[in-house]
Context: one part of a larger RNA
RNA sequence: UUGGGUCUAAAGCGUUCGUAGCCGGUCCAGUAAAUCCUUGGGUAAAUCGAACAGCUCAACUGUUCGAAUUCCGGGGAGACUGCUGGACUUGGGACUGGGAGAGGUCGGAGGUACUUGUAGGGUAGGGGUGAAAUCCUGUAAUCCUAUAAGGACCACCAGUGGCGAAGGCGUCCGACCAGAACGGAUCCGACGGUGAGGAACGAAACCCUGGGGCGCAAACCGGAUUAGAUACCCGGGUAGUCCAGGGCGUAAACGCUGCAGGCUUGGUGUUGGAGGUCCUACGUGGGCGUUCAGUGCCGUAGAGAAGUUGUUAAGCCUGCCACCUGGGGAGUAUGCUCGCAAGAGUGAAACUU
Numbered sequence: 001u002u003g004g005g006u007c008u009a010a011a012g013c014g015u016u017c018g019u020a021g022c023c024g025g026u027c028c029a030g031u032a033a034a035u036c037c038u039u040g041g042g043u044a045a046a047u048c049g050a051a052c053a054g055c056u057c058a059a060c061u062g063u064u065c066g067a068a069u070u071c072c073g074g075g076g077a078g079a080c081u082g083c084u085g086g087a088c089u090u091g092g093g094a095c096u097g098g099g100a101g102a103g104g105u106c107g108g109a110g111g112u113a114c115u116u117g118u119a120g121g122g123u124a125g126g127g128g129u130g131a132a133a134u135c136c137u138g139u140a141a142u143c144c145u146a147u148a149a150g151g152a153c154c155a156c157c158a159g160u161g162g163c164g165a166a167g168g169c170g171u172c173c174g175a176c177c178a179g180a181a182c183g184g185a186u187c188c189g190a191c192g193g194u195g196a197g198g199a200a201c202g203a204a205a206c207c208c209u210g211g212g213g214c215g216c217a218a219a220c221c222g223g224a225u226u227a228g229a230u231a232c233c234c235g236g237g238u239a240g241u242c243c244a245g246g247g248c249g250u251a252a253a254c255g256c257u258g259c260a261g262g263c264u265u266g267g268u269g270u271u272g273g274a275g276g277u278c279c280u281a282c283g284u285g286g287g288c289g290u291u292c293a294g295u296g297c298c299g300u301a302g303a304g305a306a307g308u309u310g311u312u313a314a315g316c317c318u319g320c321c322a323c324c325u326g327g328g329g330a331g332u333a334u335g336c337u338c339g340c341a342a343g344a345g346u347g348a349a350a351c352u353u
Stems, first nucleotide, its partner, number of pairs: 003325004007307002012321001014201004021194003025088007033081001035077007048066007091191001092188003095184003103177007110154002114150008125136002162169002206247006215241002220236004258320006266298009276288004302309002326353003335346004
């Protein structure tokens, strides 16, 4: 509970698509559902207002008139909303042009390092730490050289740089797919916004099946440290991490800031596009400036409890959705749905303070 809010106090769904619903650009004409005016009827009583009256007054009560609410009919108005018809282009979409991008999926190729093997060289230690020890090593280690195999990863470039709805995406090449920005003297003509339910996507971990397993490494085993040391440090090491196909559906899934549109002083970087102008060794070059879109920093007014925010708003407005309503109990119990399971979603109360 017709209120006020949601960056940090409780509160923006992880993200997108989209059904119903709600909301909806400019102009013209019609209509009159809705709206407004007027009129007739109806509108129980009490209540409420006014006048008068009855209890000595008043409260209270009575009489008359009125008001209010809702309904039906007649007449009228035409601004706004609705509906119908027509037109438009600025919202939206399409087409087209040259560019940008770690956007996605699949396939192929490469690079250093690492580990292991083989061969050669070489000899007594190596490794590790605060110091050590466990550990490796005379069946030749560590180290150097050559070569082979394997799996993972992708230094520099690299940039508050880019792309993506979010999660996220980084060696190179190819194929296929998708999106955005800018330019256009092209086309459609409101086709739009949001979005309860719903659907899809969704890091890591975890689960199932089959592969793979270099390094790293929960669990585990040792060595230290310590009063103890189920840790921090060291030596090992299995799931896992990797691939393919399913499942799970959660995160400080964060900008702790829902989406869309409009309006509101500026400065300065940077990325992509489009013009202008100047220089030029004429190069796919450079300087300056304008503009559109993105992405940062600073900051005016304003906002804000302040921190701060400030054209990428948390300013001023509009539309739609989600959510909050003291702390604990508790994201628990129960029921239901989903899941192989783990669990997820929905989600109380008693009691306490």
A computed fold for a 353-nucleotide part of an RNA from a Thermoplasmatota archaeon, annotated as small-subunit ribosomal RNA, central domain. The coordinates come from a structure-prediction model, not an experiment, and the mean pLDDT is 88. Rfam family: Archaeal small subunit ribosomal RNA. For this family Rfam cites "Crystal structure of the ribosome at 5.5 A resolution" (Yusupov et al., Science, 2001). Rfam links the family to the GO terms structural constituent of ribosome and ribosome. The organism belongs to Thermoplasmatota, within Archaea.